The RNA shown here (transfer RNA) has 71 nucleotides and comes from Candidatus Iainarchaeum sp. The RNAcentral record of the sequence draws on ENA. Its mean pLDDT, the model's own confidence on a scale to 100, is 82. It matches the Rfam family "tRNA". From the family's description: Transfer RNA (tRNA) molecules are approximately 80 nucleotides in length. Rfam classes the family as a transfer RNA. The organism belongs to Candidatus Iainarchaeum, within Archaea.
[in-house]
């Protein structure tokens, strides 16, 4: 230097054109003599730019950044 794969809450993963979900984490109340542990409610995300669509997380090109294999 090619290639080819991932990139979504604070971490771990769904989500294949039509309202971005889940487990943890965290704050809040309820239980408890105190902690745990258990139940209810709330915060928090799509890598970045462009292009196709009515309509893009998700289709295309490109940038970046990891990670794998050539050389």
């Nucleotide at each position: 230097g090619c290639g080819g794969c991932u990139g979504u809450a604070g971490u771990u993963c769904a989500g294949u054109g039509g309202u971005a979900g889940a487990a943890u984490u965290c704050u809040g109340c309820c239980u408890u003599g105190c902690c745990a542990a258990g139940g209810c409610a709330g915060u928090g995300a799509c890598u970045c730019g462009a292009g196709u669509u009515c309509g893009a997380a998700u289709c295309u090109c490109g940038g970046c950044a990891g990670c794998c294999g050539c050389a």